The RNA shown here (c-di-GMP-I riboswitch aptamer) has 92 nucleotides and comes from a Planctomycetales bacterium. NCBI's taxonomy places the organism under Bacteria, Pseudomonadati, Planctomycetota, Planctomycetia, Planctomycetales. The prediction has a mean pLDDT of 83.
């Protein structure tokens, strides 16, 4: 110095929930707040999940509302898993 590993030190991030805001929605962003995380940094590449729409059915005051919805299409989720990539510290 590097790999593996994850004790210690210094720290870091921030679930649910609440408020505001954007979005049809999933969900995102900001503030509060901590369930947890050694990559809970980044990437939507593969798989999974979620939303929407195409399509169908019912109701309708014809404005719209509700239900189903495999595949294709569009979107979200990196704190679902995998993969890629970058990185702080230095015990065993």
């Nucleotide at each position: 110095c590097g790999a593996u590993c994850g004790a210690a030190c210094g720290g870091g991030c921030a679930a649910a929930c609440c408020c505001g805001u954007c979005g049809u929605a999933a969900g995102g962003c900001g503030g509060g707040g901590a369930c947890g995380c050694a990559a809970a940094g980044c990437c939507a590449u593969g798989g999974g999940g979620c939303c929407g729409a195409c399509g169908g059915c019912c109701u309708u005051u014809u404005g719209a509302g509700g239900c189903c919805a495999a595949a294709c299409c569009g979107g979200c989720u990196u704190g679902c898993c995998a993969g890629g990539u970058u990185g702080c510290c230095g015990a065993c």